[in-house]
Predicted 3D model of a 90-nucleotide RNA (Glycine riboswitch aptamer) from Qipengyuania sphaerica. Rfam family: Glycine riboswitch aptamer. Rfam links the family to the GO term glycine biosynthetic process. The sequence was found by an Rfam model in a public genome assembly. Model confidence (mean pLDDT): 80 of 100.
RNA sequence: CGGGCGCGCACGGGAGAGCUUGCGGUCAGCCGCAACGCCGAAGGAGCAACCGCCCCGGAAACUCUCAGGCCAACGGACCGUGCGCCGCCA
Numbered sequence: 001c002g003g004g005c006g007c008g009c010a011c012g013g014g015a016g017a018g019c020u021u022g023c024g025g026u027c028a029g030c031c032g033c034a035a036c037g038c039c040g041a042a043g044g045a046g047c048a049a050c051c052g053c054c055c056c057g058g059a060a061a062c063u064c065u066c067a068g069g070c071c072a073a074c075g076g077a078c079c080g081u082g083c084g085c086c087g088c089c090a
Base pairs, nucleotide, nucleotide: 003089004088005087006085007084008083009082010081011080012079013078018036020035021034022033023032024031025030037070038069039068043066044064045063046062050058051057052056
């Protein structure tokens, strides 16, 4: 110097599920609460292939739905591109 990894930021992409019922508010649109029904890709929890290993620990897009969500919007795991760190690798 280049490349890869990690972290951060910006932009872009990004699924699923109520065309339900009751009550209240509103001129309406719509909003709030509750009930039942559902979704999983914020977060959280559990098991596990596997990894490390003294005790034991780490570990998913699997599982559970506490939380969150079920017009749109917001959010959204993850992916792509760019920039940054003087962080790691060889």